[in-house]
RNA sequence: GCGGCAUUGGUGUAGCGGUUAGCACAGCAGAUUGUGGAUCUGUUAGCCCGGAUUCGAAUUCCGGAUGCCGCCCCA
Repeated sequence: GCGGCAUUGGUGUAGCGGUUAGCACAGCAGAUUGUGGAUCUGUUAGCCCGGAUUCGAAUUCCGGAUGCCGCCCCA
């Protein structure tokens, strides 16, 4: 330099054009319990960045960033 893959709450993940972006753990509040734990209920918080296409984009396209893998060149 070229090519491929990945990036979603604090963590791990689902979501192949119209969902209120789902689930689990975690945090917070409450219920229950003699206390704690466990259990139950409620709640907090997210699409890597910038453009494009579209009535509508986490999803498609282009560019960029970061990480991983492979190839080429030099040594």